Predicted 3D model of an 84-nucleotide RNA (transfer RNA) from a Candidatus Harrisonbacteria bacterium. Lineage of the source: Bacteria > Bacteria candidate phyla > Candidatus Harrisoniibacteriota. Its Rfam family is "tRNA". Rfam classes the family as a transfer RNA. The coordinates come from a structure-prediction model, not an experiment, and the mean pLDDT is 82. The sequence was found in a public genome assembly.

[in-house]
RNA sequence: GCCCGGGUGGCGGAACUGGCAGACGCGAUGGAUUCAAGACCCAUUGGCCGAAAGGCCUUGAGAGUUCAACUCUCUCCCCGGGCA
Numbered sequence: 001g002c003c004c005g006g007g008u009g010g011c012g013g014a015a016c017u018g019g020c021a022g023a024c025g026c027g028a029u030g031g032a033u034u035c036a037a038g039a040c041c042c043a044u045u046g047g048c049c050g051a052a053a054g055g056c057c058u059u060g061a062g063a064g065u066u067c068a069a070c071u072c073u074c075u076c077c078c079c080g081g082g083c084a
Base pairs, nucleotide, nucleotide: 001083002082003081004080005079006078007077010026011025012024019067027045028044029043030042031041046057047056048055049054060076061075062074063073064072
């Protein structure tokens, strides 16, 4: 230099025929249980604003296509692999 795969909440990791982003697990918080803890069980759990209802933002960065983009296109950054 060329080619291929990947980058998503605190962590792992789903969602690609373009149609509710964050399923599921871990962790965390609250509760139940316990003398206390662990295990088990229940509830909640991306961020910001708000008293609430609700609103806005968010898939490595930027741009494009589209009514609509994690998903398609382009440029760049980072990680892994292959070829030279």